This is a predicted structure of a 264-nucleotide RNA (Bacterial large signal recognition particle RNA) from a Syntrophomonadaceae bacterium. Of the family's consensus pairs, 92% are formed in the model. It matches the Rfam family "Bacterial large signal recognition particle RNA". About the family: The signal recognition particle (SRP) is a universally conserved ribonucleoprotein involved in the co-translational targeting of proteins to membranes.
[in-house]
RNA sequence: CCGUGCUAGACGGGGAGGUAGCGGUGCCCUGUACCUGCAACCCGCUAUAGCAGGGUUUAAUUCCUGCCCCCGGCUUCAGCCUGUCAGGGCCGGCCCCGGCAAGGGGUGUUGACGGUUGGGUCCCGGGCGGCGCACAUCUGUGAACCCCGUCAGAUCCGGAAGGAAGCAGCGGUAAACAGGUCUCUGCGGGUGCCCCGGGAGAGCCUGACCCGAGCCACCUACCAGGGUAUCGCCUGGUGGUCUAAGUCAAAGGCAGGUGCACGG
Numbered sequence: 001c002c003g004u005g006c007u008a009g010a011c012g013g014g015g016a017g018g019u020a021g022c023g024g025u026g027c028c029c030u031g032u033a034c035c036u037g038c039a040a041c042c043c044g045c046u047a048u049a050g051c052a053g054g055g056u057u058u059a060a061u062u063c064c065u066g067c068c069c070c071c072g073g074c075u076u077c078a079g080c081c082u083g084u085c086a087g088g089g090c091c092g093g094c095c096c097c098g099g100c101a102a103g104g105g106g107u108g109u110u111g112a113c114g115g116u117u118g119g120g121u122c123c124c125g126g127g128c129g130g131c132g133c134a135c136a137u138c139u140g141u142g143a144a145c146c147c148c149g150u151c152a153g154a155u156c157c158g159g160a161a162g163g164a165a166g167c168a169g170c171g172g173u174a175a176a177c178a179g180g181u182c183u184c185u186g187c188g189g190g191u192g193c194c195c196c197g198g199g200a201g202a203g204c205c206u207g208a209c210c211c212g213a214g215c216c217a218c219c220u221a222c223c224a225g226g227g228u229a230u231c232g233c234c235u236g237g238u239g240g241u242c243u244a245a246g247u248c249a250a251a252g253g254c255a256g257g258u259g260c261a262c263g264g
Base pairs, nucleotide, nucleotide: 001264002263003262004261005260006259009057010056011055012030013029014028015027020046021045022044023043024042034054035053036052037051038050063257064256065255066254067253068252072248073247074246075245076244078243079242081240082239083238084237085236086235087234088233091232092231093228094227095226096225098223099222102220103219104218105216106215107214114210115209116208117207118206119205120204121203122199123198124197125196126195127194128192129191131188132187133186134185136183138179139178140177141176147172148171149170150169155164156163157162
């Protein structure tokens, strides 16, 4: 140095958490690296730190150690930025009331503001008109008989003269019906540029007279007060990104170390 056989060892690892501590199951990160049973109000152990059983492989580029690199996780303080929640409201912003009259605007010698006075709108009473309805009036129709007048014919009384009742027809009316220009009376209203008298009188519309130059407060500005908590602001809590430090760390890379027996 090579071959054969055996054995230690290996057959994933890590983070947080849990635990007196160490592993496991579960969660997460890497990554593909045996099987069965147990196991989070847990399962099994004790610093030599899973237990029980079975299997594969092997002294190596595979096992062990150290270093480098680095996916990822955790912790801490501080800083910038940023999200959200709660509270505050003597700050800013926003809304509102009041004041002021600097700017803008409107209006004013065709007379502002102010003063005096009248009328209308409002209420009550009386009246007039109009519309509708009803009554009356007017006109017309209108009674076989039980309405009126006249009563042909006919009938009755009478010796006669004459008289009587009376149907039809005609004329006129009652009840009733129809019409409607005018007129009377009553009632009603979604009636009226209506009239007279009285009342009230804040507002609005309008007229006259006096005075003689401002008035308004719409917008901006200013002052003061009240309100709101959407926004900015203040206070506090809880998150996120980045930077810094520390710690753990897979995979990968490099270096070193590491049995036994037999034979050649």